[in-house]
Context: one part of a larger RNA
């Protein structure tokens, strides 16, 4: 990991539906007990008891239609039809019972008779209740041979080292000190055995070792080590205190044992096929991984004519967009008015004026609000009418069972709240995944196309049509030179303000043959170096004026310069030359603005009058869709033999049916072992193994090998009944 085997909704009671029988206003026994060869079975006996057959009331306690009216669906009958009568069930009234009340008012509940037993099938309640899973709990027991404290006994601590009191001598001397000798104290010192574990984060890390080796360290006469026998025991001991230790287990040891604990949480839960098919929402819960209820699904049954998401119309409601400023409240710049107890500034001695401002009203004008509205839409929504669709093949509704589901999600369109935002969060309406497969999008849940029964053929969608790779190196007319782009409907794609003689086009002014505009040649002057200031200031530091002439034309000077001059260019004028030129404004494609880690992305390959980018047209290619054939299911309708088997065989129709998780319902195949019929086998049973054929499938069934002794069909009936999963279990490998 793979292979055999083995592994998960059971079973008793009680209840609730539903089927199928049996009996019916009644049904049925139960323990027990009797017969039969009988602890099966089966026949009878047991009527206790339950159920039902009257309800309402908290009680006392009272107590209902055996059909009066009306409507009417099936079936029946009349009728050519329209159309009517009868009308079983069904409705609706009426009467009625009983509670409550004064009430002979109203309201609740209930009344014109269908139970009951037996077996089965779904669910539910107690039970281990589908199977595996804890961490805990609580009980009674084993542990102090580890370690931890302690108690009694007994052992060990090479060797140096320091040198405390105490004495004794001397010396100074009051108390007391010195000095010098002895003396041997100390949780003293340095260091072996011992213990003991500081760092190496050395070596080892399937080790020598479930903590070890080597180096290096701390103690080493003590609160010391060791050792032999004692005691403390699990809500408890023991602790120089780590939550340490208590037999390799400790924030409650260990072992049995309540014990199949409990798990709202995690995993698994086995053949096949058919027909349907959700929900991730509202409300309640110590509720928020959960359940209950209501809605969404499914299956049955009642009833009998209507339903309704779409579309078109009247008629009604609405106050959103959007737009206004009429009110509320904000708010630009102006005029204007009155008043001002009010500020600032000027003016006066002071009164008090003058001015500006602020408020208030007014007008002109520019604005803005989700809690503003003088308007005011698409919509939305009620009702009626019409059309479409659904519906007697039974909707709508109505009653009974079974559900799952109550964590949503979108990069979608569309409107919000909150946040800078976001694959963010939090709601609303359609989709759509979810439960949707097939085609396009390189690749991709949810974007486009399109809703997959099977099998064949055909035509398109969406998207494409140079190669990778099916079809156009199609056609017409532009644009772009950047590899821009081949990548935008929307999204995927980054890219903005901002900028520039890129290129195309479109408008609008101007100037231009009385010659523009560029370029080239000249001129570009004189009073005067304008006055003034300055060391200087002479067009060109600054200040102040900007005049007058000569002329084609020339500034009291628009820039570079000088210390100041000077020089250069520059307005402006002539000349040369000869057809356009300048300036501004809209579009279109291009440019710059543009930085990310490996080397690189149009899907690649490559592509430039395209294979880009706009317009325009004509083919072609391309799904599971659409068409045509052919089968299958389902689903309606009709419907035998037959008294059960049956609404079954079998006919007939289906454009308008036949993706699908969770999850209902239905019909089946296989395994095992009974009854009962009825078959095979040593002339080869069952297993195994290969192939062949049949069934939509689970599967069957045939041949051939192996085996080498039991093994099938039918019908009915029971079930420890169907394997890949569960870090499943045991084994094998």
């Nucleotide at each position: 990991g793979c292979c055999a085997g083995g592994g998960a909704g059971u079973u008793u009671c009680g209840u609730g539906u539903c089927g199928u029988g049996g009996c019916g206003a009644g049904g049925c026994u139960a323990a027990g007990c009797g017969g039969u060869c009988g602890c099966a079975u089966c026949c009878g006996c047991g009527g206790a008891g339950c159920c039902g057959g009257a309800g309402c009331g908290a009680a006392a306690g009272c107590g209902a239609a055996a059909g009066g009216u009306c409507c009417g669906c099936a079936g029946c009958c009349c009728g050519a039809a329209a159309g009517g009568g009868c009308a079983a069930g069904g409705g609706a009234c009426u009467g009625g019972g009983u509670g409550u009340g004064a009430a002979u008012a109203g309201c609740g509940c209930c009344c014109g008779g269908a139970g009951u037993c037996a077996c089965g099938g779904c669910g539910c309640g107690a039970a281990g209740a589908c199977c595996c899973g804890a961490a805990a709990c609580c009980g009674g027991g084993c542990g102090a041979u580890c370690u931890a404290g302690u108690c009694c006994g007994g052992g060990g601590u090479a060797g140096g080292c320091u040198g405390a009191a105490g004495u004794c001598c001397c010396c100074c001397g009051u108390a007391g000190g010195g000095g010098g000798a002895u003396g041997g104290a100390g949780g003293g010192c340095c260091g072996a055995a011992c213990c003991g574990g500081u760092c190496u984060u050395g070596a080892u890390g399937u080790g020598c070792a479930a903590u070890u080796c080597g180096g290096u360290c701390g103690g080493a006469u003590g609160a010391c080590c060791c050792u032999g026998g004692g005691c403390u025991a699990g809500u408890g001991g023991c602790g120089a205190a780590a939550g340490a230790c208590c037999a390799a287990u400790c924030a409650a040891g260990c072992c049995c044992g309540g014990u199949g604990a409990c798990a709202g949480c995690u995993g698994g839960u086995u053949c096949c096929u058919c027909c349907c098919g959700a929900a991730g929402c509202u409300g309640g819960c110590c509720g928020c991984a959960g359940u209950c209820a209501g809605g969404c699904c499914c299956g049955g049954c009642g009833c009998g004519a209507g339903g309704u998401c779409g579309c078109c119309g009247g008629c009604g409601g609405u106050g959103u967009a959007g737009a206004g400023c009429a009110c509320c409240g904000a708010u630009u710049g102006g005029g204007g008015a009155a008043a001002u107890a009010c500020g600032g500034g000027g003016g006066g001695a002071a009164a008090c004026c003058c001015u500006c401002g602020g408020u208030u009203c007014u007008c002109c004008u520019g604005u803005c609000g989700a809690a503003c509205u003088c308007c005011g839409a698409a919509g939305c929504u009620g009702u009626c009418g019409g059309c479409a669709c659904c519906g007697u093949a039974g909707a709508c509704c109505g009653c009974c069972g079974g559900a799952g589901a109550c964590g949503g999600g979108a990069u979608g369109c569309g409107g919000g709240g909150g946040g800078u935002a976001a694959g963010c969060u939090c709601c609303c309406g359609c989709u759509c995944c979810g439960a949707g497969a097939g085609g396009g999008g390189a690749a991709c849940a949810a974007c486009c196309c399109a809703g997959a029964c099977c099998g064949g053929g055909g035509u398109u969608a969406a998207g494409g049509c140079c190669c990778c790779a099916a079809a156009a190196u199609g056609c017409u007319g532009g644009c772009u030179a950047a590899g821009u782009g081949c990548a935008g409907a929307a999204a995927u794609c980054c890219a903005a303000a901002g900028g520039g003689c890129g290129u195309c086009u479109u408008c609008a002014c101007c100037c231009u043959g009385a010659a523009a505009c560029a370029g080239c040649g000249g001129g570009g002057a004189g009073g005067u170096a304008g006055g003034c200031u300055c060391a200087g200031a002479a067009g060109c530091a600054g200040c102040c004026a900007u005049c007058c002439u000569u002329u084609a034309a020339a500034c009291a000077a628009c820039g570079c310069g000088u210390a100041a001059a000077a020089g250069c260019g520059g307005a402006c004028c002539c000349g040369u030359c000869g057809a356009g030129g300048g300036u501004g404004g809209g579009g279109g494609c291009a440019c710059c603005g543009a930085a990310g880690a490996u080397g690189g992305a149009c899907g690649g390959g490559g592509c430039u009058u395209a294979a880009g980018c706009c317009a325009g047209c004509u083919g072609c290619c391309g799904a599971g869709a659409c068409c045509c054939c052919g089968g299958g299911g389902c689903a309606g309708g009709c419907g035998a033999a037959g008294u059960u088997c049956a609404g079954u065989a079998g006919c007939c129709u289906g454009a308008u049916c036949c993706g699908g998780u969770a999850g209902g319902a239905g019909g089946g195949c296989g395994u095992c072992c009974c009854g009962c019929g009825u078959g095979g086998g040593g002339a080869g049973a069952a297993g195994c193994c290969c192939g062949g054929c049949c069934g939509u499938g689970a599967g069957g069934u045939c041949g051939g090998g192996u085996g080498g002794a039991c093994c099938g069909c039918g019908u009915g009936g029971g079930a420890a009944u169907g394997a890949g999963g569960a870090u499943c279990c045991u084994g094998g490998u």
The part of an RNA shown here (large-subunit ribosomal RNA, domain II) has 733 nucleotides and comes from Hadarchaeales archaeon (SeqCode). The organism belongs to Hadarchaeales (SeqCode), within Archaea. Model confidence (mean pLDDT): 82 of 100.